The RNA shown here (transfer RNA) has 74 nucleotides and comes from an uncultured Actinomycetes bacterium. It was read from a public genome assembly. It matches the Rfam family "tRNA". Its family is annotated with triplet codon-amino acid adaptor activity in the Gene Ontology. Rfam describes the family as follows. Transfer RNA (tRNA) molecules are approximately 80 nucleotides in length.

This record gives sequence, C1' cells and structure tokens, in this order.
RNA sequence: GGGGGCGUAGCUCAGCUGGCUAGAGCACCUGCUUUGCAAGCAGGAAGUCGUGGGUUCGAGUCCCAUCGCCUCCA
Repeated sequence: GGGGGCGUAGCUCAGCUGGCUAGAGCACCUGCUUUGCAAGCAGGAAGUCGUGGGUUCGAGUCCCAUCGCCUCCA
C1' cells in the first nucleotide's frame, strides 16, 4: 500500500425485510431481607448506535467518505 471483518449502555453482546419511545446479561445505585457480608427479591440510573455526509416520509439497519482495532496478502 491492497483485500476482508468488527465498532450499539462501564463490560460482553442482541437488534429480522428500514417502521412506534434501541434491548438483554453482568456490573453500578436505592430499598427489602441478614448481627454483618454474599446470595435472593423489588425498583432505578446509564446510549452523539465510532465520526462526517448522502438516500428516504422515516436509517443502528441502505450508499459514500473517514477514524480506530483485528486479520490476510505484498
């Protein structure tokens, strides 16, 4: 330098053929429970969907560019 893949909550990941307000587990916070801790139960907070642009009535999803990481080739 070229090809391919990945990027969504703090972490690991879902998200179908574009369609209502983007979800789960773990972690975190509060309460209950306990002598206390853990576990359990109830509730809660947490998101520029890597970035910029385009298409569309509507984009996490399609298109283009770009950044980062992984991998293959040179």